This is a predicted structure of a 1509-nucleotide RNA (small-subunit ribosomal RNA) from an uncultured bacterium.
The RNAcentral record of the sequence draws on ENA and SILVA.
RNA sequence: GAGUUUGAUCCUGGCUCAGGACGAACGCUGGCGGCGUGCUUAACACAUGCAAGUCGAGCGGUACUGCCCUUCGGGCUACACGAGCGGCUAACGGGUGACUAACACGUGGGUAAUCUGCCCUGGACUCUGGGAUAAGCCCGGGAAACUGGGUCUAAUACCGGAUACGACCGCUGGAGGCAUCUUCAGUGGUGGAAAGUUCCGGCGAUGCAGGAUGAGCCCGCGGCCUAUCAUCUUGUUGGUGGGGUGAUGGCCUACCAAGGCGACGACGGGUAGCCGGCCUGAUAGGUCGACCGGCCACACUGGGACUGAUACACGGCCCACACUCCUACGGGAGGCAGCAGUGGGGAAUAUUGCGCAAUGAUGACUUGCCUGACGCAGCGACUUCGCGUGAGGGAUGACGGCCUUCGGGUUGGAACCUCUUUCGCCAGGGACGAAGCGAGAGUGACGGUACCUGGAUAAUAACCACCGGCUGACUACCUGCCCACAACCGCGGUAGUACAUAGGGUGGGAGCGUUGGCCGGAAUUAUUGGGCGUAAAGAGUUCGUAUGCGGAUUGUUGCGUCGGUCGUGAAAACCUGGGGCUUAACCCUGGGCUUGCGGUCGAUACGGGCAGACUUGAGUUCGGUAGGGGAGACUGGAAUUCCUGGUGUAGCGGUGAAAUGCGCAGAUAUCAGGAGGAACACCGGUGGCGAAGGCGGGUCUCUGGGCCGAUACUGACGCUGAGGAGCGAAAGCGUGGGGAGCGAACAGGAUUAGAUACCCUGGUAGUCCACGCCGUAAACGUUGGGCGCUAGGUGUGGGGCUCUUUCCACGGGUUCCGUGCCGUAGCUAACGCAUUAAGCGCCUCGCCUGGGGAGUACGGCCGCAAGGCUAAAACUCAAAGGAAUUGACGGGGGCCCGCACAAGCGGCGGAGCAUGUGGAUUAAUUCGAUGCAACGCGAAGAACCUUACCUGGGCUUGACAUGCGCCAGACAUCCCUAGAGAUAGGGCUUCCCUUGUGGUUGGUGUGCAGGUGGUGCAUGGCUGUCGUCAGCUCGUGUCGUGAGAUGUUGGGUUAAGUCCCGCAACGAGCGCAACCCUCGUUCCAUGUUGCCAGCGGUUCGGCCGGGGACUCAUGGGAGACUGCCGGGGUCAACUCGGAGGAAGGUGGGGAUGACGUCAAGUCAUCAUGCCCCUUAUGUCCAGGGCUUCACACAUGCUACAAUGGCUAGUACAGAGGGCUGCGAGACCGUGAGGUGGAGCGAAUCCCUUAAAGCCGGUCUCAGUUCGGAUUGGGGUCUGCAACUCGACCCCAUGAAGUCGGAGUCGCUAGUAAUCGCAGAUCAGCAACGCUGCGGUGAAUACGUUCCCGGGCCUUGUACACACCGCCCGUCACGUCACGAAAGUCGGUAACACCCGAAGCCCACGGCCUAACCCCUUGUGGGAGGGAGUGGUCGAAGGUGGGACUGGCGAUUGGGACGAAGUCGUAACAAGGUAGCCGUACCGGAAGGUGCGGCUGGAUCACCUCCUUU
Repeated sequence: GAGUUUGAUCCUGGCUCAGGACGAACGCUGGCGGCGUGCUUAACACAUGCAAGUCGAGCGGUACUGCCCUUCGGGCUACACGAGCGGCUAACGGGUGACUAACACGUGGGUAAUCUGCCCUGGACUCUGGGAUAAGCCCGGGAAACUGGGUCUAAUACCGGAUACGACCGCUGGAGGCAUCUUCAGUGGUGGAAAGUUCCGGCGAUGCAGGAUGAGCCCGCGGCCUAUCAUCUUGUUGGUGGGGUGAUGGCCUACCAAGGCGACGACGGGUAGCCGGCCUGAUAGGUCGACCGGCCACACUGGGACUGAUACACGGCCCACACUCCUACGGGAGGCAGCAGUGGGGAAUAUUGCGCAAUGAUGACUUGCCUGACGCAGCGACUUCGCGUGAGGGAUGACGGCCUUCGGGUUGGAACCUCUUUCGCCAGGGACGAAGCGAGAGUGACGGUACCUGGAUAAUAACCACCGGCUGACUACCUGCCCACAACCGCGGUAGUACAUAGGGUGGGAGCGUUGGCCGGAAUUAUUGGGCGUAAAGAGUUCGUAUGCGGAUUGUUGCGUCGGUCGUGAAAACCUGGGGCUUAACCCUGGGCUUGCGGUCGAUACGGGCAGACUUGAGUUCGGUAGGGGAGACUGGAAUUCCUGGUGUAGCGGUGAAAUGCGCAGAUAUCAGGAGGAACACCGGUGGCGAAGGCGGGUCUCUGGGCCGAUACUGACGCUGAGGAGCGAAAGCGUGGGGAGCGAACAGGAUUAGAUACCCUGGUAGUCCACGCCGUAAACGUUGGGCGCUAGGUGUGGGGCUCUUUCCACGGGUUCCGUGCCGUAGCUAACGCAUUAAGCGCCUCGCCUGGGGAGUACGGCCGCAAGGCUAAAACUCAAAGGAAUUGACGGGGGCCCGCACAAGCGGCGGAGCAUGUGGAUUAAUUCGAUGCAACGCGAAGAACCUUACCUGGGCUUGACAUGCGCCAGACAUCCCUAGAGAUAGGGCUUCCCUUGUGGUUGGUGUGCAGGUGGUGCAUGGCUGUCGUCAGCUCGUGUCGUGAGAUGUUGGGUUAAGUCCCGCAACGAGCGCAACCCUCGUUCCAUGUUGCCAGCGGUUCGGCCGGGGACUCAUGGGAGACUGCCGGGGUCAACUCGGAGGAAGGUGGGGAUGACGUCAAGUCAUCAUGCCCCUUAUGUCCAGGGCUUCACACAUGCUACAAUGGCUAGUACAGAGGGCUGCGAGACCGUGAGGUGGAGCGAAUCCCUUAAAGCCGGUCUCAGUUCGGAUUGGGGUCUGCAACUCGACCCCAUGAAGUCGGAGUCGCUAGUAAUCGCAGAUCAGCAACGCUGCGGUGAAUACGUUCCCGGGCCUUGUACACACCGCCCGUCACGUCACGAAAGUCGGUAACACCCGAAGCCCACGGCCUAACCCCUUGUGGGAGGGAGUGGUCGAAGGUGGGACUGGCGAUUGGGACGAAGUCGUAACAAGGUAGCCGUACCGGAAGGUGCGGCUGGAUCACCUCCUUU
């Protein structure tokens, strides 16, 4: 820097990624070389070989061989040397990191408290004696390892004597220092050296001084986690004496004292070698401590000393355990964390190589010897660096692959031709390292290597990961929530750039990816550099200890601080200049760096120390003043309840409505009297007091604090405050009282599906008092305390001053303290805060670091208990969260509209029938439509057809389209035969013309046809719905970090976002309205098929002549615009009333449907992507089915009758249709209809009698003269055909039904209701449907409380798939991790006691004892030494009770996660009882209730205050 919480936004906050690096491992792949590097695990066990020896110039000796001599036994010499005595080394070098939290390490000092072999320098000395012993030889023991006795011998082995500076002790004097002291000079005393060899060059030996090197000890400072480790300690802390050491010291010991360490973290636990440095990072920092270098520690585990200059010793010794090996069973041997190597463990780490040529170490005089140190080689792409795998044409772009819009694109600078030769291969030459060593000859492991020259051939050499975003790189096919992918977000459910494959591309390249751990990004532990009102986070509050910080001034100091300089800060590393390998890595060299520590010289502002003085901070004093501040005692009235008495009678009480309850045994009501407890109306107030919790009738006593004013005093006495202490609502606990009301639990009654609740009636703890606990709350201003600074305005409480006023009161101004509101700058993510800061600064304390698990477990402390305080982890998620925005929603609010309700009229729901649907049935009952917005819907018409379904029979280029190749002919119509038909067979007949072609038909073959098969969730188009609702947006500007807002809100008004006014908005678009059609009035024009007033005729029919007046038709005009008047109004929009008018405020009706919503409907109207079928899911035919029927629903028709039925007569429409048609008059039939055919392609003819109505008659309230279902019989019509399955007519039959439960529908005027007529579809018709037409023609609307739907504003929200939302808990199932648990198995460190190895030390009768010392002169004694014995200490071991810690654990507890399980509905809206916090009780569960608290509660009303005008 990016991704990820949201519909979107800003913020907080976590998770994840891109980078670097690795002692790595794994997967795929692999040409060469250089430099490096390689058991991170089992400090597990080790076969075998090697890794430390050397010296003959210390000594006695000695085998082979050469030379010389020989008495042949041998001797001497040279080269040498096994074993031994002796010297030096072996304490270095090499390995490892187990232990260790420590003076172990780093750094800087001290050593006046020390040592230092070999080396260097200086000066001195090396004189003289003695006794042994190994090897050797002899004799033994033992399996071996090994060992005993006797005897001989040497030394640079051992021991004396002499001499000696110096050392030590004492004394005298001088000098110096940081205390003890150090040092110099003189003097007396004490004890003390030596080693030889030789070639004469040397190499050694001794003591002393100095140096160098190395080491020891001590000290300051620095560097891990844990307080769920808070107290630890008896040699402990100090002293004195003694011992011990090279040296200080409780290092050890005896005695004395009682100290010592610790919150600046002792003690304990865990982890760990430390550092230079490596990695990362801008720095600060963080992680790590492989390789290289310094230090430490260790050497199978534990203990111990010896030797030595140095060890408590990796390749030494002793002891103990464990393990391994040998054994004759008696006893012995061993220690790869040296180099190789083996087994084992593990994801994982190499050769039992070459050489001492170089560098270095040891011993040696040197050469030389030894050296798994080291130099090299081998193995491993393990890291890093370098090189290569070819270059130019070909190209106007091959084959193949992939994609394609079929044009092409891409692979792509292919093959082929020409050229070059790095690497590798072959051949020839061939080093440096050797300036060394050696007298010289000579001498290289690497190595015939590097390097050079020549030769041949493109010849020997490319892979890996990725391609949804982050993040560079895209297409096709397969698959179909499958297989899989995935760091995160997330992909995959039939069009996957995300799986797999291919083509192509991107990145890197002998490598590329993955995994792991580290730093970074992460300002996500914030010193640099974060926060705490609401996101995580201010302790409930105060006092106060330590700590931290601290007013003004003078002097001094120079601790901090600052400057100069000196020492150190190893080398390597890092940065940088230069140089060497062909380059680079790598190496060499110079400089820088090493931010630190120490010394020294200076500065003195600031901080600190010390000393003095000051008053403003703080405090004291005096005078006032307000107050529900606290404690105790006393006391008052109102009200509730109870008791007694009176009056009085049937109810009371309670609720949404009731019931439980009380009451004729007298309640409630009312009056009087009494008892008792608790709380204090009004005043009362965003008023007062208090640190907070909290405090309210009155009086008295005691008492704390504040504020104001005044000046005197003290003189920084201050602020904060870890631990600590006090106080601390309610609930709760203990003891004892008290108990009126209220009231958890409980009981009963209701409500409810249930109701462990809400409501009601009762009611126990409790609430009250005293004393003692508890110590928590939404203990909140969710805002720690203190100080200073930074605009104002306006209230209110308590003081002071001042102006005005004669005085008082009121009022004005000002000032201090408190308490509210508004608001500027500033701050804030925003909301908001804003002199009472969340602003600007300082000081100090507390707290936070993703959500859940969890304020839980375990441990500890407190508590009588309840519980409180402190406080994790495993596991799990990619979020959790804050503020604000737009919507949606609310059993939130306001305003408004609609046949939404209300007011009315008529229906549906009951009956019968019709039609549609569900369901059932069926071979099939084809398919679709499913709340409103499916259900008389697609279908404006299923007997066949339709038809898509079923059964059966057929066909396969096909029923239909088109192209091509070949063949044949006409084809078709009509007739006959078989068949259910399709079809098959036969017959009659047979085209045009250019004469081999064209049209046409059939056959065959091939491209293809065909599909009412799937997907309406792949689509187009069309449609429904919200809704004819008034809305939906844009440009520019402005505001806001932003999503967004403004405009579009507000005040009016309208049917309307209609219009007006106002306004940071100004305009505009789609919608509204209007423009269109129709009806209503009138005028003009034209009059046939229409009309007929007047005139004439008449068969009396506008029939005829005529007429244009009227009706009407057609076309075109006019008219209506709130235009006029009046009222209201902002004198705006508009509204109300009126006039005129045919019509009045959009005149009635229609067409017209904004942005969008519902993955709404339709693949079966049509079109269409993809998928599927292809002798069938295509197509033809016959029959059947779509018409079934216990039932349920929807929409209708007909009714139930008298406003009616039947019957006789009679009147008046409009709009349509008609040639395969409508069909008149006339005749026949009871009728449906038939015969017949005039007229009419229609303002002419026909359908066509309209019906209700009107006028008479009859019926008289009944299952009827209502009603017509059903059934029987007989017919008519259409049609190939009415069986399944048509309609109609006549006769007969005459069912249910007497107005319809809950509920529900339509309609506001020419409307409802009622009456008929026509049309489409159609051969006919199941039409009672649908679409139109006219006739007759009402009632009602107070109004907007309520139901439904909608619009606008506002509010809350945990919703955004948007309330059909979200979401809580129990229970059941599965998985996982964790806690508890009877117990069980270990581990660690201590403690007490027992036993007690080796060994040091101490002691010792007896035993042994060369040299040396003493006494002595003996085969003597002593001293000394040794063995042995005893003792202290002492490892391992044993016993015991505890501590800490781990594994397992029947069972049990909660937690997390899981698919569409069960029960409820707790929370989010007033979430339907506002929610939440603490506490107590109760309940399957969410939860409920009581008490106190909070607003992080909606709504309404009131009060107060503020702002604006």